[in-house]
The prediction has a mean pLDDT of 75. The RNA shown here (TPP riboswitch aptamer (THI element)) has 90 nucleotides and comes from an uncultured Gammaproteobacteria bacterium. Its Rfam family is "TPP riboswitch aptamer (THI element)". Gene Ontology term of the family: thiamine pyrophosphate binding. Rfam's curators write: Vitamin B(1) in its active form thiamin pyrophosphate (TPP) is an essential coenzyme that is synthesised by coupling of pyrimidine and thiazole moieties in bacteria. The previously detected thiamin-regulatory element, thi box was extended, resulting in a new, highly conserved RNA secondary structure, the THI element, which is widely distributed in eubacteria and also occurs in some archaea.
RNA sequence: AUACGUCCUAAGGGGUGGCUUCGGCCUGAGAUCAAACCCUUUGAACCUGAACCAGUUAAUACUGGCGUAGGAAUAGGCAAUCUCCGCACU
Numbered sequence: 001a002u003a004c005g006u007c008c009u010a011a012g013g014g015g016u017g018g019c020u021u022c023g024g025c026c027u028g029a030g031a032u033c034a035a036a037c038c039c040u041u042u043g044a045a046c047c048u049g050a051a052c053c054a055g056u057u058a059a060u061a062c063u064g065g066c067g068u069a070g071g072a073a074u075a076g077g078c079a080a081u082c083u084c085c086g087c088a089c090u
Stems, first nucleotide, its partner, number of pairs: 001081001005078001007077004011040004017026003046071003052065004
């Protein structure tokens, strides 16, 4: 300094696309190694089906479907924590 919240703490889960003249460009929170980002059952984060179907795009992406399909990672807290200062010891 500081929150009943799109919160905090700890723990856990997850993603390596497309195009290219190799300079870079596109989408995205993130295009990959960073005390980053997203998500944690109130779960479309992410995985499988799927090299899926239709539209669309340079392509991925995107929109709709598939989808009341199958899976998927949790506990605590309301001061924990962080910063600064002082004292003692080493």